[in-house]
This is a predicted structure of a 72-nucleotide RNA (transfer RNA) from a Bacteroidota bacterium. Model confidence (mean pLDDT): 80 of 100. Rfam family: tRNA. Rfam links the family to the GO term triplet codon-amino acid adaptor activity. From the family's description: Transfer RNA (tRNA) molecules are approximately 80 nucleotides in length.
RNA sequence: GGCACCAUAGUUCAAUGGAUAGAAUAGGAGUUUCCUAAACUCUUGAUGUAGGUUCGAUUCCUACUGGUGCUA
Repeated sequence: GGCACCAUAGUUCAAUGGAUAGAAUAGGAGUUUCCUAAACUCUUGAUGUAGGUUCGAUUCCUACUGGUGCUA
């Protein structure tokens, strides 16, 4: 240099074109307990960036950024 794959809450993962983006865990508050832990309830928080297609994009297309691998 070329090719392929990946990028979604702090972390690990869902969501294959129909919308309020969902769960676990972590964080915050509460109940319980003499205290802590555990358990239970509530709650905060996310689509790498910029364009395009579409009535509608996490999803399809292009470029860029970052990462991993293969190859010369």